[in-house]
Context: one part of a larger RNA
RNA sequence: GAGUAACGAUAAUGCGGGUGAAAAGCCCGCACGCCGUAAGCCCAAGGUUUCCUGCGCAACGUUCAUCGGCGCAGGGUGAGUCGGACCCUAAGGCGAGGCCGAAAGGCGUAGUCGAUGGAAGACAGGUUAAUAUUCCUGUACUGGGGGUCGAUGCGAUGGGGGGACGGAGAAGGUUAGACCAGCCGGGCGUUGGUUGUCCCGGUUUAAGCUGGUAGGGAGUGCUUCCAGGAAAAUCCGGAGGCACAAUCCCGAGAAGCGACGACGAGCGGUACUUCGGUAUUCGCGAAGUGGUUGAUACCCCGCUUCCAAGAAAAUCCCCUAAGCUUCAGUCGAUUCCCAUCCGUACCGUAAACCGACACAGGUAGGCGAGGAGAGAAUCCUAAGGCGCUU
Numbered sequence: 001g002a003g004u005a006a007c008g009a010u011a012a013u014g015c016g017g018g019u020g021a022a023a024a025g026c027c028c029g030c031a032c033g034c035c036g037u038a039a040g041c042c043c044a045a046g047g048u049u050u051c052c053u054g055c056g057c058a059a060c061g062u063u064c065a066u067c068g069g070c071g072c073a074g075g076g077u078g079a080g081u082c083g084g085a086c087c088c089u090a091a092g093g094c095g096a097g098g099c100c101g102a103a104a105g106g107c108g109u110a111g112u113c114g115a116u117g118g119a120a121g122a123c124a125g126g127u128u129a130a131u132a133u134u135c136c137u138g139u140a141c142u143g144g145g146g147g148u149c150g151a152u153g154c155g156a157u158g159g160g161g162g163g164a165c166g167g168a169g170a171a172g173g174u175u176a177g178a179c180c181a182g183c184c185g186g187g188c189g190u191u192g193g194u195u196g197u198c199c200c201g202g203u204u205u206a207a208g209c210u211g212g213u214a215g216g217g218a219g220u221g222c223u224u225c226c227a228g229g230a231a232a233a234u235c236c237g238g239a240g241g242c243a244c245a246a247u248c249c250c251g252a253g254a255a256g257c258g259a260c261g262a263c264g265a266g267c268g269g270u271a272c273u274u275c276g277g278u279a280u281u282c283g284c285g286a287a288g289u290g291g292u293u294g295a296u297a298c299c300c301c302g303c304u305u306c307c308a309a310g311a312a313a314a315u316c317c318c319c320u321a322a323g324c325u326u327c328a329g330u331c332g333a334u335u336c337c338c339a340u341c342c343g344u345a346c347c348g349u350a351a352a353c354c355g356a357c358a359c360a361g362g363u364a365g366g367c368g369a370g371g372a373g374a375g376a377a378u379c380c381u382a383a384g385g386c387g388c389u390u
Stems, first nucleotide, its partner, number of pairs: 013031006032387004040367003046347002050345001051075006060068002080141002082343004087118002092113003098107003122139005142339011153324002158319004166306004172299003177293005182203006188196001204262002208257003215250004219244008228236002263288001266284003269280004307310001353362002369381004
């Protein structure tokens, strides 16, 4: 220079009460404003205790601070079913032998790793200051092992099926959601009106089990033969014959049970109170129906159509080989038992991640209501969250 620029989105604050040495900024209340395909909710990566509680204000916070993602201390993350490991493979990596190479090393077979994919199974309610599909209550499901009973050709690292998949388009059936009516509970105005076609609030309930619907797909069963599936096969494949018009498979949703339960406006009790209310691990507890609309969700891995012809392997099912065949093994029913390890707090369009900062930048996926509207545009709002630290 200069007490100058700046104090980081112009979404916005004002008042009352509390605490306190001190309050524009902290807490409570009232009013106002902003977002609302988000500035709300869930979740992946990443961060790594920032979460909750008590105490504190030197420093950090672009001001203050009694407050804080700050300092100190204590507490907090509970799983057979969620995600991962334990299973499988993709691109790709490594790679016994092997090939190549002055050396280092490069490539690569058998293999072995490697999810962003495939593969068994849990929902609703309640609860904590802080976790919950994990705890509790209720009701389920899956896999494995043992016992008992009954039946019985079982057996793989091999063979086959299946898993198993593209783009676009269209229609139908449903559900979530939303809206309206009905029903239940409450209200009747300190100011002109408000017993009415009035106002306010509520009207919620899962997985699973039973059954097999709307709809979609395939002919099915028996039998004979066979140079194929690197051996075998009753399986698959190929070629015949006979019988039957039906049979089988896939499949949302609704309905019943689950639920004589839970939840539930409100009422009562208790504690505190500024007497307005607030809190509550407590108790009782009404209605809980119908219609309209309606998805980008489900049926649908479906249907139609097109050419550029759209992963693999395991789980699973069938078949036999060696072998075993009163055993072992396999199947069914029933009952009892078991189910390991790791993650789980919190932020997550952000003041907690990546940007030197509490930085107007960047950050995959899911849900995403109402009025107007073609719409996830736009404007105003609900739930919810904020008023962006002078």
Molecule: large-subunit ribosomal RNA, domain III
Organism: Pseudomonadota bacterium